[in-house]
RNA sequence: UAUUGAAAAAGCUAAACUCAUUGUGAAAUGAGGACAGAAAACCAUGAGACUCAUAGAGUUUGUCAGGUUGCCAAU
Repeated sequence: UAUUGAAAAAGCUAAACUCAUUGUGAAAUGAGGACAGAAAACCAUGAGACUCAUAGAGUUUGUCAGGUUGCCAAU
RNA backbone atom coordinates (compact mmCIF):
# COMPACT_ATOMS: atom_id res chain seq x y z
P U A 1 -0.83 3.90 3.54
O5' U A 1 -0.95 2.90 2.30
C5' U A 1 -0.71 3.39 0.98
C4' U A 1 -0.69 2.24 0.00
C3' U A 1 -1.93 1.36 0.00
O3' U A 1 -2.98 1.94 -0.75
C1' U A 1 0.00 0.00 0.00
P A A 2 -4.53 1.59 -0.35
O5' A A 2 -4.72 0.09 -0.89
C5' A A 2 -4.67 -0.18 -2.28
C4' A A 2 -4.69 -1.68 -2.53
C3' A A 2 -5.85 -2.43 -1.91
O3' A A 2 -7.02 -2.34 -2.69
C1' A A 2 -3.84 -3.58 -1.46
P U A 3 -8.47 -2.43 -1.98
O5' U A 3 -8.62 -3.97 -1.61
C5' U A 3 -8.65 -4.95 -2.64
C4' U A 3 -8.55 -6.33 -2.06
C3' U A 3 -9.58 -6.67 -1.00
O3' U A 3 -10.83 -7.04 -1.56
C1' U A 3 -7.45 -7.36 -0.26
P U A 4 -12.18 -6.75 -0.73
O5' U A 4 -12.12 -7.83 0.46
C5' U A 4 -12.18 -9.22 0.15
C4' U A 4 -11.88 -10.03 1.39
C3' U A 4 -12.75 -9.76 2.60
O3' U A 4 -14.01 -10.40 2.50
C1' U A 4 -10.49 -9.86 3.27
P G A 5 -15.29 -9.75 3.23
O5' G A 5 -14.98 -9.97 4.77
C5' G A 5 -14.92 -11.29 5.31
C4' G A 5 -14.36 -11.26 6.71
C3' G A 5 -15.20 -10.53 7.73
O3' G A 5 -16.22 -11.37 8.23
C1' G A 5 -12.91 -9.95 7.98
P A A 6 -17.55 -10.75 8.83
O5' A A 6 -17.13 -10.41 10.32
C5' A A 6 -16.66 -11.44 11.19
C4' A A 6 -16.17 -10.86 12.49
C3' A A 6 -17.26 -10.16 13.31
O3' A A 6 -17.00 -10.33 14.70
C1' A A 6 -15.58 -8.61 12.75
P A A 7 -17.75 -11.54 15.45
O5' A A 7 -16.56 -12.54 15.80
C5' A A 7 -16.90 -13.86 16.23
C4' A A 7 -15.64 -14.55 16.72
C3' A A 7 -14.85 -13.77 17.76
O3' A A 7 -15.38 -13.96 19.06
C1' A A 7 -13.39 -14.59 16.07
P A A 8 -15.31 -12.77 20.11
O5' A A 8 -13.75 -12.70 20.45
C5' A A 8 -13.11 -13.77 21.12
C4' A A 8 -11.64 -13.49 21.25
C3' A A 8 -11.31 -12.16 21.92
O3' A A 8 -11.32 -12.28 23.33
C1' A A 8 -10.04 -12.39 19.94
P A A 9 -11.86 -11.06 24.20
O5' A A 9 -10.68 -10.00 24.06
C5' A A 9 -9.39 -10.28 24.61
C4' A A 9 -8.43 -9.16 24.29
C3' A A 9 -8.96 -7.76 24.58
O3' A A 9 -8.78 -7.41 25.93
C1' A A 9 -8.03 -7.83 22.41
P A A 10 -9.86 -6.45 26.61
O5' A A 10 -9.51 -5.03 25.98
C5' A A 10 -8.23 -4.44 26.22
C4' A A 10 -8.05 -3.23 25.35
C3' A A 10 -9.18 -2.21 25.43
O3' A A 10 -9.04 -1.38 26.57
C1' A A 10 -8.64 -2.60 23.17
P G A 11 -10.34 -1.12 27.50
O5' G A 11 -10.86 0.31 26.98
C5' G A 11 -12.11 0.43 26.33
C4' G A 11 -11.94 1.27 25.09
C3' G A 11 -13.20 1.91 24.56
O3' G A 11 -13.52 3.11 25.26
C1' G A 11 -12.09 0.85 22.80
P C A 12 -15.07 3.45 25.43
O5' C A 12 -15.54 3.84 23.95
C5' C A 12 -14.91 4.91 23.27
C4' C A 12 -15.44 5.05 21.86
C3' C A 12 -16.94 5.23 21.75
O3' C A 12 -17.32 6.57 22.05
C1' C A 12 -16.25 3.64 20.16
P U A 13 -18.73 6.80 22.80
O5' U A 13 -19.80 6.66 21.63
C5' U A 13 -19.69 7.48 20.47
C4' U A 13 -20.59 6.97 19.37
C3' U A 13 -22.05 6.82 19.75
O3' U A 13 -22.73 8.06 19.66
C1' U A 13 -21.33 4.88 18.61
P A A 14 -23.81 8.43 20.77
O5' A A 14 -24.96 7.37 20.50
C5' A A 14 -25.57 7.29 19.21
C4' A A 14 -26.47 6.07 19.14
C3' A A 14 -27.65 6.14 20.09
O3' A A 14 -28.84 5.71 19.47
C1' A A 14 -26.34 4.19 20.51
P A A 15 -30.17 6.51 19.68
O5' A A 15 -31.19 5.64 18.82
C5' A A 15 -31.09 5.58 17.41
C4' A A 15 -31.97 4.49 16.87
C3' A A 15 -33.36 4.43 17.49
O3' A A 15 -34.24 5.35 16.86
C1' A A 15 -32.40 2.28 17.53
P A A 16 -35.29 6.16 17.75
O5' A A 16 -36.25 5.04 18.35
C5' A A 16 -37.07 4.28 17.49
C4' A A 16 -37.71 3.13 18.24
C3' A A 16 -38.54 3.52 19.45
O3' A A 16 -39.84 3.93 19.07
C1' A A 16 -37.12 1.71 20.02
P C A 17 -40.45 5.26 19.70
O5' C A 17 -40.47 4.94 21.27
C5' C A 17 -41.30 3.90 21.78
C4' C A 17 -40.94 3.61 23.23
C3' C A 17 -40.93 4.83 24.15
O3' C A 17 -42.24 5.18 24.57
C1' C A 17 -38.96 3.58 24.50
P U A 18 -42.60 6.71 24.84
O5' U A 18 -41.87 7.01 26.22
C5' U A 18 -42.26 6.31 27.40
C4' U A 18 -41.41 6.73 28.58
C3' U A 18 -41.27 8.23 28.78
O3' U A 18 -42.40 8.80 29.42
C1' U A 18 -39.15 7.21 28.98
P C A 19 -42.84 10.28 29.02
O5' C A 19 -41.76 11.18 29.77
C5' C A 19 -41.68 11.16 31.20
C4' C A 19 -40.45 11.91 31.67
C3' C A 19 -40.29 13.32 31.14
O3' C A 19 -41.14 14.26 31.80
C1' C A 19 -38.23 12.21 31.01
P A A 20 -41.67 15.51 30.96
O5' A A 20 -40.38 16.46 30.86
C5' A A 20 -39.82 17.01 32.04
C4' A A 20 -38.53 17.75 31.71
C3' A A 20 -38.62 18.80 30.62
O3' A A 20 -39.17 20.02 31.10
C1' A A 20 -36.72 17.47 30.26
P U A 21 -40.03 20.93 30.08
O5' U A 21 -38.94 21.58 29.12
C5' U A 21 -37.95 22.46 29.65
C4' U A 21 -36.88 22.74 28.62
C3' U A 21 -37.37 23.29 27.29
O3' U A 21 -37.66 24.68 27.35
C1' U A 21 -35.79 21.58 26.89
P U A 22 -38.81 25.26 26.39
O5' U A 22 -38.14 25.21 24.93
C5' U A 22 -37.00 26.00 24.64
C4' U A 22 -36.49 25.71 23.25
C3' U A 22 -37.52 25.81 22.13
O3' U A 22 -37.81 27.15 21.78
C1' U A 22 -36.20 23.87 21.83
P G A 23 -39.31 27.52 21.35
O5' G A 23 -39.48 26.84 19.91
C5' G A 23 -38.73 27.33 18.81
C4' G A 23 -38.87 26.40 17.62
C3' G A 23 -40.31 26.12 17.18
O3' G A 23 -40.85 27.20 16.44
C1' G A 23 -39.04 24.12 17.16
P U A 24 -42.36 27.68 16.74
O5' U A 24 -43.25 26.43 16.40
C5' U A 24 -44.58 26.35 16.89
C4' U A 24 -45.44 25.59 15.93
C3' U A 24 -44.93 24.19 15.57
O3' U A 24 -45.37 23.24 16.51
C1' U A 24 -45.55 25.37 13.60
P G A 25 -44.32 22.07 17.00
O5' G A 25 -44.11 21.18 15.70
C5' G A 25 -45.20 20.41 15.18
C4' G A 25 -44.85 19.92 13.79
C3' G A 25 -43.61 19.03 13.72
O3' G A 25 -43.96 17.68 13.96
C1' G A 25 -43.49 20.72 12.06
P A A 26 -42.86 16.67 14.58
O5' A A 26 -42.03 16.20 13.32
C5' A A 26 -42.65 15.44 12.29
C4' A A 26 -41.76 15.36 11.08
C3' A A 26 -40.36 14.84 11.38
O3' A A 26 -40.33 13.42 11.33
C1' A A 26 -40.23 16.83 10.10
P A A 27 -39.47 12.60 12.39
O5' A A 27 -38.00 13.11 12.09
C5' A A 27 -37.03 13.21 13.10
C4' A A 27 -36.37 14.58 13.05
C3' A A 27 -35.36 14.83 14.15
O3' A A 27 -34.10 14.29 13.81
C1' A A 27 -36.86 16.64 14.07
P A A 28 -33.14 13.69 14.96
O5' A A 28 -32.56 14.99 15.67
C5' A A 28 -31.80 15.93 14.92
C4' A A 28 -31.53 17.17 15.74
C3' A A 28 -30.87 16.91 17.09
O3' A A 28 -29.47 16.77 16.96
C1' A A 28 -32.71 18.36 17.39
P U A 29 -28.69 15.71 17.90
O5' U A 29 -28.64 16.46 19.31
C5' U A 29 -27.97 17.70 19.42
C4' U A 29 -28.25 18.33 20.77
C3' U A 29 -28.05 17.43 21.98
O3' U A 29 -26.69 17.29 22.34
C1' U A 29 -30.09 18.57 22.21
P G A 30 -26.20 15.87 22.96
O5' G A 30 -26.78 15.93 24.45
C5' G A 30 -26.30 16.89 25.37
C4' G A 30 -27.09 16.84 26.65
C3' G A 30 -27.22 15.47 27.29
O3' G A 30 -26.04 15.09 28.01
C1' G A 30 -29.32 16.52 27.30
P A A 31 -25.68 13.51 28.13
O5' A A 31 -26.76 12.94 29.15
C5' A A 31 -26.75 13.38 30.49
C4' A A 31 -27.90 12.78 31.27
C3' A A 31 -28.07 11.28 31.16
O3' A A 31 -27.17 10.57 31.99
C1' A A 31 -30.16 12.32 30.87
P G A 32 -26.62 9.10 31.47
O5' G A 32 -27.90 8.14 31.56
C5' G A 32 -28.40 7.74 32.82
C4' G A 32 -29.78 7.13 32.69
C3' G A 32 -29.87 5.78 31.99
O3' G A 32 -29.47 4.71 32.83
C1' G A 32 -31.61 7.18 31.25
P G A 33 -28.64 3.45 32.15
O5' G A 33 -29.63 2.90 31.03
C5' G A 33 -30.85 2.24 31.39
C4' G A 33 -31.64 1.91 30.13
C3' G A 33 -30.93 0.97 29.17
O3' G A 33 -31.22 -0.39 29.51
C1' G A 33 -31.76 2.86 27.98
P A A 34 -30.05 -1.52 29.38
O5' A A 34 -30.06 -1.89 27.84
C5' A A 34 -31.28 -2.35 27.22
C4' A A 34 -31.12 -2.37 25.72
C3' A A 34 -30.12 -3.40 25.21
O3' A A 34 -30.51 -3.84 23.90
C1' A A 34 -29.32 -1.22 24.74
P C A 35 -31.11 -5.30 23.71
O5' C A 35 -31.31 -5.35 22.14
C5' C A 35 -32.61 -5.36 21.60
C4' C A 35 -32.64 -4.77 20.21
C3' C A 35 -31.50 -5.17 19.28
O3' C A 35 -31.65 -6.49 18.78
C1' C A 35 -32.01 -2.88 19.02
P A A 36 -30.35 -7.28 18.14
O5' A A 36 -30.13 -6.51 16.77
C5' A A 36 -28.85 -6.37 16.22
C4' A A 36 -28.74 -5.00 15.58
C3' A A 36 -27.37 -4.69 15.01
O3' A A 36 -27.25 -5.19 13.69
C1' A A 36 -28.04 -2.91 16.40
P G A 37 -25.78 -5.83 13.22
O5' G A 37 -24.94 -4.50 12.98
C5' G A 37 -25.36 -3.54 12.02
C4' G A 37 -24.50 -2.30 12.10
C3' G A 37 -23.01 -2.55 11.94
O3' G A 37 -22.65 -2.70 10.57
C1' G A 37 -23.38 -1.06 13.73
P A A 38 -21.48 -3.78 10.18
O5' A A 38 -20.12 -3.01 10.41
C5' A A 38 -19.92 -1.75 9.80
C4' A A 38 -18.45 -1.51 9.53
C3' A A 38 -17.78 -2.61 8.70
O3' A A 38 -16.81 -2.02 7.84
C1' A A 38 -16.66 -2.37 10.76
P A A 39 -17.16 -1.51 6.40
O5' A A 39 -16.58 -0.05 6.60
C5' A A 39 -17.40 1.08 6.59
C4' A A 39 -17.76 1.46 8.02
C3' A A 39 -18.93 2.42 8.09
O3' A A 39 -19.66 2.13 9.27
C1' A A 39 -17.09 3.37 9.15
P A A 40 -21.24 2.09 9.18
O5' A A 40 -21.70 2.94 10.45
C5' A A 40 -21.57 4.36 10.47
C4' A A 40 -22.10 4.93 11.77
C3' A A 40 -21.54 4.28 13.02
O3' A A 40 -21.49 5.25 14.06
C1' A A 40 -23.84 3.79 12.83
P A A 41 -20.15 5.64 14.77
O5' A A 41 -19.43 6.40 13.58
C5' A A 41 -19.78 7.71 13.26
C4' A A 41 -18.55 8.59 13.24
C3' A A 41 -18.73 9.85 12.43
O3' A A 41 -19.31 10.88 13.21
C1' A A 41 -16.74 8.76 11.75
P C A 42 -20.49 11.76 12.58
O5' C A 42 -19.71 12.72 11.56
C5' C A 42 -18.73 13.62 12.04
C4' C A 42 -17.98 14.25 10.89
C3' C A 42 -18.85 14.85 9.80
O3' C A 42 -19.33 16.14 10.14
C1' C A 42 -17.16 13.54 8.81
P C A 43 -20.75 16.61 9.53
O5' C A 43 -20.48 16.79 7.98
C5' C A 43 -19.56 17.77 7.52
C4' C A 43 -19.46 17.74 6.01
C3' C A 43 -20.78 17.87 5.28
O3' C A 43 -21.18 19.22 5.19
C1' C A 43 -19.47 16.16 4.29
P A A 44 -22.72 19.60 5.41
O5' A A 44 -23.44 18.98 4.14
C5' A A 44 -24.52 19.68 3.58
C4' A A 44 -24.95 18.99 2.31
C3' A A 44 -26.15 19.65 1.64
O3' A A 44 -26.12 19.39 0.25
C1' A A 44 -26.74 17.50 2.42
P U A 45 -25.29 20.42 -0.69
O5' U A 45 -24.51 19.42 -1.64
C5' U A 45 -23.89 19.90 -2.83
C4' U A 45 -23.67 18.76 -3.80
C3' U A 45 -24.89 17.92 -4.10
O3' U A 45 -25.73 18.52 -5.06
C1' U A 45 -23.06 16.50 -3.63
P G A 46 -27.32 18.25 -5.03
O5' G A 46 -27.46 16.78 -5.62
C5' G A 46 -27.19 16.54 -7.00
C4' G A 46 -27.42 15.08 -7.34
C3' G A 46 -28.75 14.52 -6.92
O3' G A 46 -29.81 14.85 -7.81
C1' G A 46 -27.05 13.02 -6.28
P A A 47 -31.29 15.05 -7.23
O5' A A 47 -31.75 13.58 -6.83
C5' A A 47 -31.97 12.62 -7.85
C4' A A 47 -32.16 11.23 -7.27
C3' A A 47 -33.31 11.07 -6.29
O3' A A 47 -34.58 11.00 -6.93
C1' A A 47 -31.42 9.98 -5.43
P G A 48 -35.89 11.57 -6.19
O5' G A 48 -36.05 10.57 -4.94
C5' G A 48 -36.41 9.21 -5.15
C4' G A 48 -36.35 8.44 -3.85
C3' G A 48 -37.31 8.91 -2.77
O3' G A 48 -38.64 8.44 -2.99
C1' G A 48 -35.19 8.52 -1.82
P A A 49 -39.89 9.36 -2.57
O5' A A 49 -39.85 9.31 -0.97
C5' A A 49 -40.07 8.09 -0.27
C4' A A 49 -39.81 8.26 1.21
C3' A A 49 -40.55 9.41 1.87
O3' A A 49 -41.90 9.07 2.17
C1' A A 49 -38.30 9.49 2.52
P C A 50 -43.03 10.19 2.02
O5' C A 50 -42.72 11.18 3.24
C5' C A 50 -42.79 10.70 4.57
C4' C A 50 -42.17 11.69 5.53
C3' C A 50 -42.79 13.08 5.55
O3' C A 50 -44.01 13.12 6.27
C1' C A 50 -40.44 13.28 5.55
P U A 51 -45.10 14.25 5.88
O5' U A 51 -44.45 15.57 6.50
C5' U A 51 -44.25 15.66 7.91
C4' U A 51 -43.67 17.01 8.26
C3' U A 51 -44.47 18.20 7.76
O3' U A 51 -45.57 18.46 8.62
C1' U A 51 -42.17 18.55 7.33
P C A 52 -46.91 19.08 7.97
O5' C A 52 -46.55 20.62 7.82
C5' C A 52 -46.21 21.38 8.97
C4' C A 52 -45.57 22.67 8.57
C3' C A 52 -46.38 23.53 7.61
O3' C A 52 -47.39 24.26 8.29
C1' C A 52 -44.11 23.47 6.93
P A A 53 -48.72 24.67 7.44
O5' A A 53 -48.34 26.08 6.79
C5' A A 53 -48.37 27.23 7.60
C4' A A 53 -47.96 28.48 6.85
C3' A A 53 -46.87 28.30 5.77
O3' A A 53 -46.98 29.34 4.81
C1' A A 53 -46.01 29.58 7.55
P U A 54 -47.46 28.93 3.31
O5' U A 54 -46.30 27.99 2.72
C5' U A 54 -45.03 28.52 2.39
C4' U A 54 -44.51 27.88 1.11
C3' U A 54 -45.35 28.16 -0.13
O3' U A 54 -44.50 28.33 -1.26
C1' U A 54 -45.19 25.84 0.20
P A A 55 -44.26 29.76 -1.89
O5' A A 55 -43.31 29.49 -3.15
C5' A A 55 -43.61 28.49 -4.12
C4' A A 55 -43.00 28.87 -5.46
C3' A A 55 -41.54 29.33 -5.36
O3' A A 55 -40.80 28.92 -6.54
C1' A A 55 -42.85 31.08 -6.23
P G A 56 -39.61 27.86 -6.44
O5' G A 56 -39.10 27.99 -4.94
C5' G A 56 -38.17 29.01 -4.57
C4' G A 56 -38.39 29.38 -3.13
C3' G A 56 -37.56 28.58 -2.11
O3' G A 56 -36.26 29.12 -1.98
C1' G A 56 -39.81 28.63 -1.43
P A A 57 -35.08 28.11 -1.51
O5' A A 57 -35.41 27.91 0.04
C5' A A 57 -35.41 29.01 0.93
C4' A A 57 -35.95 28.61 2.27
C3' A A 57 -35.18 27.49 2.95
O3' A A 57 -34.03 27.99 3.60
C1' A A 57 -37.49 27.03 3.07
P G A 58 -32.85 26.96 4.00
O5' G A 58 -33.51 26.19 5.23
C5' G A 58 -33.22 24.86 5.51
C4' G A 58 -34.31 24.29 6.40
C3' G A 58 -34.01 22.88 6.89
O3' G A 58 -33.21 22.93 8.05
C1' G A 58 -36.18 22.97 5.99
P U A 59 -32.05 21.82 8.23
O5' U A 59 -32.86 20.50 8.59
C5' U A 59 -33.62 20.43 9.79
C4' U A 59 -34.30 19.09 9.90
C3' U A 59 -33.39 17.89 9.66
O3' U A 59 -32.61 17.57 10.80
C1' U A 59 -35.40 17.61 8.47
P U A 60 -31.12 16.95 10.57
O5' U A 60 -31.39 15.52 9.96
C5' U A 60 -32.08 14.54 10.72
C4' U A 60 -32.42 13.34 9.87
C3' U A 60 -31.24 12.65 9.21
O3' U A 60 -30.58 11.78 10.10
C1' U A 60 -33.02 12.90 7.66
P U A 61 -28.96 11.92 10.32
O5' U A 61 -28.34 11.46 8.93
C5' U A 61 -28.71 10.21 8.36
C4' U A 61 -27.50 9.54 7.74
C3' U A 61 -26.27 9.46 8.64
O3' U A 61 -25.67 8.18 8.51
C1' U A 61 -25.69 10.44 6.59
P G A 62 -25.20 7.36 9.79
O5' G A 62 -26.45 6.45 10.15
C5' G A 62 -26.88 5.43 9.24
C4' G A 62 -28.19 4.84 9.72
C3' G A 62 -29.29 5.84 9.99
O3' G A 62 -30.52 5.29 9.54
C1' G A 62 -28.95 4.50 11.88
P U A 63 -31.30 6.00 8.32
O5' U A 63 -30.93 5.06 7.09
C5' U A 63 -31.53 3.78 6.95
C4' U A 63 -31.82 3.50 5.49
C3' U A 63 -30.61 3.58 4.57
O3' U A 63 -29.84 2.39 4.60
C1' U A 63 -32.38 4.81 3.62
P C A 64 -28.23 2.43 4.33
O5' C A 64 -28.12 2.68 2.76
C5' C A 64 -28.57 1.68 1.86
C4' C A 64 -28.55 2.20 0.44
C3' C A 64 -27.22 2.73 -0.07
O3' C A 64 -26.32 1.70 -0.45
C1' C A 64 -28.93 4.22 -0.67
P A A 65 -24.72 1.97 -0.38
O5' A A 65 -24.46 3.04 -1.54
C5' A A 65 -24.59 2.65 -2.91
C4' A A 65 -24.52 3.85 -3.83
C3' A A 65 -23.21 4.63 -3.80
O3' A A 65 -22.19 3.99 -4.56
C1' A A 65 -25.00 6.14 -3.76
P G A 66 -20.64 4.12 -4.07
O5' G A 66 -20.32 5.67 -4.25
C5' G A 66 -20.24 6.25 -5.55
C4' G A 66 -20.04 7.75 -5.45
C3' G A 66 -18.83 8.19 -4.65
O3' G A 66 -17.62 8.11 -5.40
C1' G A 66 -20.69 9.46 -3.98
P G A 67 -16.22 7.75 -4.64
O5' G A 67 -15.88 9.10 -3.89
C5' G A 67 -15.60 10.29 -4.63
C4' G A 67 -15.42 11.47 -3.71
C3' G A 67 -14.39 11.26 -2.59
O3' G A 67 -13.07 11.49 -3.05
C1' G A 67 -16.36 12.17 -1.68
P U A 68 -11.85 10.60 -2.42
O5' U A 68 -11.70 11.23 -0.97
C5' U A 68 -11.29 12.59 -0.80
C4' U A 68 -11.31 12.98 0.66
C3' U A 68 -10.56 12.03 1.60
O3' U A 68 -9.16 12.22 1.58
C1' U A 68 -12.66 12.58 2.53
P U A 69 -8.20 10.92 1.84
O5' U A 69 -8.43 10.60 3.38
C5' U A 69 -7.87 11.45 4.38
C4' U A 69 -8.47 11.18 5.74
C3' U A 69 -8.11 9.86 6.41
O3' U A 69 -6.79 9.86 6.95
C1' U A 69 -10.40 10.31 6.72
P G A 70 -6.03 8.44 7.06
O5' G A 70 -6.82 7.71 8.22
C5' G A 70 -6.77 8.21 9.55
C4' G A 70 -7.72 7.46 10.45
C3' G A 70 -7.42 5.97 10.64
O3' G A 70 -6.38 5.75 11.57
C1' G A 70 -9.71 6.29 10.25
P C A 71 -5.66 4.28 11.63
O5' C A 71 -6.52 3.53 12.72
C5' C A 71 -6.58 4.02 14.05
C4' C A 71 -7.28 3.04 14.95
C3' C A 71 -6.80 1.60 14.85
O3' C A 71 -5.61 1.37 15.58
C1' C A 71 -9.16 1.65 14.85
P C A 72 -4.55 0.24 15.02
O5' C A 72 -5.30 -1.13 15.29
C5' C A 72 -5.60 -1.55 16.61
C4' C A 72 -6.39 -2.83 16.59
C3' C A 72 -5.79 -3.95 15.76
O3' C A 72 -4.74 -4.61 16.44
C1' C A 72 -8.08 -3.78 15.28
P A A 73 -3.52 -5.28 15.58
O5' A A 73 -4.18 -6.58 14.94
C5' A A 73 -4.67 -7.62 15.78
C4' A A 73 -5.40 -8.67 14.97
C3' A A 73 -4.63 -9.23 13.79
O3' A A 73 -3.72 -10.24 14.18
C1' A A 73 -6.81 -8.69 13.11
P A A 74 -2.38 -10.52 13.30
O5' A A 74 -2.93 -11.27 12.01
C5' A A 74 -3.55 -12.55 12.14
C4' A A 74 -4.16 -12.99 10.83
C3' A A 74 -3.22 -12.95 9.64
O3' A A 74 -2.40 -14.10 9.57
C1' A A 74 -5.26 -11.93 9.05
P U A 75 -0.91 -14.03 8.93
O5' U A 75 -1.18 -13.85 7.36
C5' U A 75 -1.83 -14.89 6.64
C4' U A 75 -2.21 -14.41 5.26
C3' U A 75 -1.08 -13.82 4.42
O3' U A 75 -0.27 -14.83 3.84
C1' U A 75 -2.97 -12.43 4.26
The prediction has a mean pLDDT of 80.
c-di-GMP-I riboswitch aptamer from Sulfurovum sp., 75 nucleotides, folded computationally.
Taxonomically the source falls in Sulfurovum (Bacteria, Pseudomonadati, Campylobacterota, Sulfurovaceae).
It was read from a public genome assembly, where an Rfam model found it.
The model forms 94% of the base pairs in the Rfam consensus.